[in-house]
Molecule: SAM riboswitch aptamer (S box leader)
Organism: Flavobacteriales bacterium
RNA sequence: AGCUUAUUGAGAAAGACGGAGGGAUAAGGCCCGAUGAAGUCUUGGCAACCUGAACGCACCAUUUCGUGCUGCCGUGGUGCCAAUUCCUUCCCGCCAACGCGGGGUUAAUGAGCA
Numbered sequence: 001a002g003c004u005u006a007u008u009g010a011g012a013a014a015g016a017c018g019g020a021g022g023g024a025u026a027a028g029g030c031c032c033g034a035u036g037a038a039g040u041c042u043u044g045g046c047a048a049c050c051u052g053a054a055c056g057c058a059c060c061a062u063u064u065c066g067u068g069c070u071g072c073c074g075u076g077g078u079g080c081c082a083a084u085u086c087c088u089u090c091c092c093g094c095c096a097a098c099g100c101g102g103g104g105u106u107a108a109u110g111a112g113c114a
Stems, first nucleotide, its partner, number of pairs: 002113007013043005021032003026089004044081003049077002055071001056069004090103005
């Protein structure tokens, strides 16, 4: 690289270095950016996918235990901290039109596998 699966309308930024790009890819649009982009580092935060002690509840058992949860928590492992995955592209439905809704594709992230 790949396979399976869950989620993606919420949330959360300062400093140092750096010096022109960035928003995944292609196209179109629309944005962010010298009042400093990408990237690296430090610190802080968000969140609750995995993990974990205690707690709460339920079940089982009843000697201890054990199992589970739209619970609680936030120890550790990831992840994330402009805009819905920034929007559209393919299909279907509605609409006079602008557009709206649903699905798909793609991508990202977690967990498991390989």